A computed fold for a 1400-nucleotide RNA from an uncultured organism, annotated as small-subunit ribosomal RNA. RNAcentral holds the sequence, with entries from ENA and SILVA. The coordinates come from a structure-prediction model, not an experiment, and the mean pLDDT is 84. Its Rfam family is "Bacterial small subunit ribosomal RNA". Rfam links the family to the GO terms ribosome and structural constituent of ribosome.

[in-house]
RNA sequence: GCGGCAUGCCUAACACAUGCAAGUCGAACGCGAAAGCUCCUCGGAGUGAGUAGAGUGGCGGACGGGUGAGUAACGCGUGGGAAUCUGCCCUGUAGUGGGGGACAACCCGGGGAAACUCGGGCUAAUACCGCAUACGUCCUACGGGAGAAAGGGGGCCUUCGGGCUCUCGCUGCAGGAUGAGCCCGCGUCCGAUUAGCUAGUUGGUAGGGUAAUGGCCUACCAAGGCGACGAUCGGUAGCUGGUCUGAGAGGAUGAUCAGCCACACUGGGACUGAGACACGGCCCAGACUCCUACGGGAGGCAGCAGUGGGGAAUAUUGGACAAUGGGCGCAAGCCUGAUCCAGCAAUGCCGCGUGUGUGAAGAAGGCCUGCGGGUUGUAAAGCACUUUCAGUGGGGAAGAAAAGCCUGGGGUUAAUACCCCCGGGUCUUGACGUUACCCACAGAAGAAGCACCGGCUAACUCCGUGCCAGCAGCCGCGGUAAUACGGAGACCUCGAGCGUUACUCGGAUUCACUGGGCGUAAAGAGUAUGUAGGCUGUUUGGUAUGUCAGGUGUGAAAGCCCGAAGCUCAACUUCGGAAUUGCGCCUGAAACUACCGGACUUGAGGCCUGGAGAGGGGAGUGGAAUUCCUGGUGUAGCGGUGAAAUGCGUAGAUAUCAGGAGGAACACCAAUGGCGAAGGCAGCUCCCUGGACAGGUUCUGACGCUGAGAUACGAAAGCGUGGGUAGCGAAAGGGAUUAGAUACCCCUGUAGUCCACGCCGUAAACGUUGUACACUAGUUUUCGGAGGGCCUACCCCUUCGGAGCUCAAGCUAACGCGAUAAGUGUACCGCCUGAGGACUACGGCCGCAAGGCUAAAACUCAAAGGAAUUGACGGGGGCCCGCACAAUCGGUGGAGCAUGUGGCUUAAUUCGAUGCAACGCGAAGAACCUUACCUAGGCUUGGCAUGAACCGGACGAUUUUCGGAAACGGAUUUCUCCCUUCGGGGCCGGUUCACAGGUGCUGCAUGGCUGUCGUCAGCUCGUGUCGUGAGAUGUUUGGUUAAGUCCAGCAACGAGCGCAACCCCUGUUCUUAGUUGCCAGCGCGUUAUGGCGGGGACUCUAAGAAGACAAACCUGUUGUACAGGUGGGAAGGUGGGGACGACGUCAAGUCAGUAUGGCCCUUACGCCUAGGGCUGCACACGUGCUACAAUGCUUGGUACAAUGGGACGCAAUACCGCGAGGUGGAGCAAAUCCAUAAAGCCAAGCCCAGUUCGGAUUGGAGUCUGCAACUCGACUCCAUGAAGCCGGAAUCGCUAGUAAUGGCGCAUCAGCAAUGGCGCCGUGAAUACGUUCCCGGGCCUUGUACACACCGCCCGUCACAUCAUGAAAGCCGGUUCUGCCCGAAGUCCGUGAGCUGACC
Repeated sequence: GCGGCAUGCCUAACACAUGCAAGUCGAACGCGAAAGCUCCUCGGAGUGAGUAGAGUGGCGGACGGGUGAGUAACGCGUGGGAAUCUGCCCUGUAGUGGGGGACAACCCGGGGAAACUCGGGCUAAUACCGCAUACGUCCUACGGGAGAAAGGGGGCCUUCGGGCUCUCGCUGCAGGAUGAGCCCGCGUCCGAUUAGCUAGUUGGUAGGGUAAUGGCCUACCAAGGCGACGAUCGGUAGCUGGUCUGAGAGGAUGAUCAGCCACACUGGGACUGAGACACGGCCCAGACUCCUACGGGAGGCAGCAGUGGGGAAUAUUGGACAAUGGGCGCAAGCCUGAUCCAGCAAUGCCGCGUGUGUGAAGAAGGCCUGCGGGUUGUAAAGCACUUUCAGUGGGGAAGAAAAGCCUGGGGUUAAUACCCCCGGGUCUUGACGUUACCCACAGAAGAAGCACCGGCUAACUCCGUGCCAGCAGCCGCGGUAAUACGGAGACCUCGAGCGUUACUCGGAUUCACUGGGCGUAAAGAGUAUGUAGGCUGUUUGGUAUGUCAGGUGUGAAAGCCCGAAGCUCAACUUCGGAAUUGCGCCUGAAACUACCGGACUUGAGGCCUGGAGAGGGGAGUGGAAUUCCUGGUGUAGCGGUGAAAUGCGUAGAUAUCAGGAGGAACACCAAUGGCGAAGGCAGCUCCCUGGACAGGUUCUGACGCUGAGAUACGAAAGCGUGGGUAGCGAAAGGGAUUAGAUACCCCUGUAGUCCACGCCGUAAACGUUGUACACUAGUUUUCGGAGGGCCUACCCCUUCGGAGCUCAAGCUAACGCGAUAAGUGUACCGCCUGAGGACUACGGCCGCAAGGCUAAAACUCAAAGGAAUUGACGGGGGCCCGCACAAUCGGUGGAGCAUGUGGCUUAAUUCGAUGCAACGCGAAGAACCUUACCUAGGCUUGGCAUGAACCGGACGAUUUUCGGAAACGGAUUUCUCCCUUCGGGGCCGGUUCACAGGUGCUGCAUGGCUGUCGUCAGCUCGUGUCGUGAGAUGUUUGGUUAAGUCCAGCAACGAGCGCAACCCCUGUUCUUAGUUGCCAGCGCGUUAUGGCGGGGACUCUAAGAAGACAAACCUGUUGUACAGGUGGGAAGGUGGGGACGACGUCAAGUCAGUAUGGCCCUUACGCCUAGGGCUGCACACGUGCUACAAUGCUUGGUACAAUGGGACGCAAUACCGCGAGGUGGAGCAAAUCCAUAAAGCCAAGCCCAGUUCGGAUUGGAGUCUGCAACUCGACUCCAUGAAGCCGGAAUCGCUAGUAAUGGCGCAUCAGCAAUGGCGCCGUGAAUACGUUCCCGGGCCUUGUACACACCGCCCGUCACAUCAUGAAAGCCGGUUCUGCCCGAAGUCCGUGAGCUGACC
């Protein structure tokens, strides 16, 4: 793209223009044209034609067609019933005789705009009315009485009066068939926030009425009838066969087709008729629309088309009666929007096509790319074929059977008429239709889209975007690398369709009959008694309700299912079968159930005996204590708290003694105890009283269990009336606490608590576990009874009833329960169905009130919740550790300066680091450089790398000079290549192109490295075991350790990364070696010095070795691990120090060390240069230095180190300078030279002061480095001489060669900001009771509503806005009920003014 078959106003039962949808019969009846044609005497006649037409009359308009408003009902479905009617049709029977008077049409006249209508006159009938007759019919008082009819057509005969006959009709009666009316059983939606309804109501008698039963209606009588098995009321709805879904049971639904019902503009009413209270009939009322001459009239598409409107949405004002069917007719025939067809719509179902084969250069293009390629993709092109469908032309079925006419035979008849049946012949009848189907022709020609691609769920990449735009069914995507948004390419599913939306069922065992639950998830009523109901022990007989079996009737057709058949297949259609699980009837069975009888004792109850008990009610009574009162003693406080204060007290408290008053509650006993239905019950005595239990086994004989409603009881608080009130004590007052404190604490204190009577009726009324019964392992404790053993009281055994712990099987999501079940069963009741809204609103009931009981919805969310697990956390617990606290010493915080940071400023003050874990950090050296920043001037393939093209040439070195701040630019002098196959190449320059370059961004894209918890002791795995699982165990426990270190135990056994050790330094000794180091002894020399010869003893140097392992002894412990002590030893319990940092955490730090993905810049965000800045100063903080002084300062003298460094270097002696330093240059590439430590010690001065402390600041003069010390270096000298007299809150370090204190060296480096950093040696302490507290950490345990993990989570008010719902005086509307008033049409009854022909 095509075809076949179906289907097509779900909304406004809203309103409708126009056309059509019900007529027919002359064979019931009377009347009766015209046009045209012919003739004509032009007047007319004939024909048309007894045609058209209207009227009387008959039959049909009650069927067919539409719609679903109403209806919850005998409306429907199903199965029955008796008191009925039934035109046309069929069967039977009997008739069809004789009369009469009208009325339409028509004619005449009148009224009206019209619709229509009035008066007079004529007339027919199958119209109307009598008379006669009456088999049978109806009524009856059983004597009797009442009641019919119609003719038409054909034929023959005719004396034209009529007769005969056939046929269609007509009348009475009976029966049938069909259709209809009525009654009954059962079934048939939601709401109880609808619980009572009913007066013709329920029944009876009599009557009326109807086709017929009946309160259907009337009169009288009775007081009934319905309802928890849901009446009444409200809402919604046509019912069914069926349809959709589902494994089924069910759930939803009631289009097309079929059956029934109801309705026809809305409401009411009857007429006619066999049938109607009538869709295309009538009357009345109403609303609406239309006509009008304003006086009146007309209308009803929920028939077919069609129009407007409503709506998301649903078609042509088509053709035909050819077929099927219907009405009328004798028939021909007429009518038929029923029907058959066609048209429109991918609305659905079914079928077909849009091509087939071949074709790798894997074309081009697109997309991606790791740049190699991959993919689109045999896809296309190309080559070879085919022609379904569509197109054009041609052919061409079936749907048609009849009727009519002719004819043969038969029937009927007197009949060769008529009529009927059968056969033959003849003549016609098709809307669809250019039909289906067949043939021919041409050409791959005319024919592919939609959605999706994160998971569910089949299918992936790139670009764009950057929590934007957007997506989204649920979870959820999007904040710069989005398979989730948008586009593209590719893929996947389906395909003339594909998606979306709406609705139904399913999944949903998520209302659970099949087939769920209620300890903690939602859910057991607070408890009991008991009505209805449900359920109910053993045995026996009977009946047959349920039940079961067989038979039978019905269960419409269609549909579903099965089997055939017809369209080429299929959809579709036809035929046959099965099914229709239901209901009725008949027969049978008797186990169970039910019912009617008989019996029984075990369930239940009664009787007797006995003991236990805070069971209940009433009356009485007792002691202790508190308070108050009186009196005594006595004196200054008492009381209260964390600490206080309010309060009481010199008017005598508290304390203490004696006496008295009054109210409330009952210590010890006392308990895991007892009793009770629960709430609950506690001194003692008496009275009344309920229940349970044990024993006896005497009685009754199923009397039982549960229990909707109902009734009773029901803590505390509260309410009413009246009492009472010691203590306590809401409210209230005061004092404290606190930021506040309407609280917690304290001092007072009213209701109340107590009693009597009456209400209330709720609680975490909890065992969060309804009641009753039965069954299913144990151990053990306790309360109340009974029986037995005993060889005597301690106890043991058995049993019944209560109260507990622990546990088996089993159950449970787990926790747990476990004979007192949450196990296994039975019976009955109550309750639950996501969270919030909401233990709420409204309504009802109860209450004096407070309030209680019952109990929603809108709206919002995607969760709420249970149990358990691992972590984390706790102002939870236990154990333990750390300079964590405590103890000690010294600091910081105050001063001045140095340095870093923040802030501010600036052209720039480059950037990073920010709690611990940033802040003398990156920076082990910012005057230029560094340098990344700013300003200014320059460059553009670039300072540097690789490659390409073209051109040119050595490159380079060098001289002079101009501009300029330099970079740079311009000019100028001299010298000058290599290889070669002779093409060129190397090398260099210029131009161009790829590219270079970037301290530009992202440390939240990364590698690497680092910090931190933390040198804390932890972090894991395999196998096994336990658990449904997450997970657990191991790793917990008891000891011990610095340590998950070790030991013991243990459903664990082992192992790994960590700890420790192995490595380095240091402490002792030994061996070896002996220069540059050393010098005891020997010798030489010097004022003196290992200076020299020598020496290896010592120190030392640097290689190796030894040594320490809880090894030895004692003690502790059962023992071990281990701990304590002793000895030896240089060193003793990891000897001291270092390196070494588990799994991981902090999106910790670093893109500015380097590396690196992505993004960005490219005559600039790149590069060069000069100058400036990083050093800027109201201020704040960190880290340090120097101090404030006498344990000090100054001056003089004097002793003892170690680590390191040195050639662009360290530099001695000497000389100069007060000094920094200079001149000069011996020695040293260094155990050799540079090279003197300081504190200390010995002396002297100072005498407590802003000083002989302190040294900032400033002035002057210098030195050194360096192109250059202005911004901006260090050092020296002279002068100056600030703050500061030990530092608030707070805070830091350190446990021994440590703190403190003293100096020395080195890196970086021209110099220096170094008081910093990293090292070295000298001198050299104090303290630790201890683990309560602060901080951090480890292990175990506990709670958790946290898991981004307490810096978590989370509650309420208020403010503003929005959405939804409720209340609300008042107002408006809808529906319904009751009472009353007016009252149309119409039926019935009554009356009879007027009329009255046939009849009397």